[in-house]
Parts: sequence; C1' cells; structure tokens
RNA sequence: GCCGACAUAGUUCAACGGCAGAACAGCGGUUUCGUAACCCGCAAACGGCAGUUCAAUUCUGCCUGUCGGCU
Repeated sequence: GCCGACAUAGUUCAACGGCAGAACAGCGGUUUCGUAACCCGCAAACGGCAGUUCAAUUCUGCCUGUCGGCU
C1' cells in the first nucleotide's frame, strides 16, 4: 500500500427494516444466627457523519478504531 471482518450495558453475546434483550457484574430488597449462596426487583448500551425509507442497531457510502490476510 491492497483486501476482508467486526464495533450494541462495566464484561461476554443476541436482535425478519417496526417496543433494543439475555447472562455475569452493579444497586435495593427477601431469606439467614450471619454471609459471598438462593429468591424478587431496579438501573444501565446501538462508534461518528451523511444517504435510502413512512420508519434504520439492521440497508448503502465515507470516517474513526480493533483484528486478520496479502504484498
């Protein structure tokens, strides 16, 4: 230099173009003689800018970052 993949919660991952979910972690409560275990509940996210569309996490382009391949 060229090509490709990926980017969603603190972490690891989902999500037919139509309400963004789960597990762990965190917080509160329940239980217990007590607790880190059990149970119930709560909060927390779509990398950025444009385009297409009635509607975009999803499709398209560019940028940024990470990873991989080629040279």
The RNA shown here (transfer RNA) has 71 nucleotides and comes from a Candidatus Blackburnbacteria bacterium.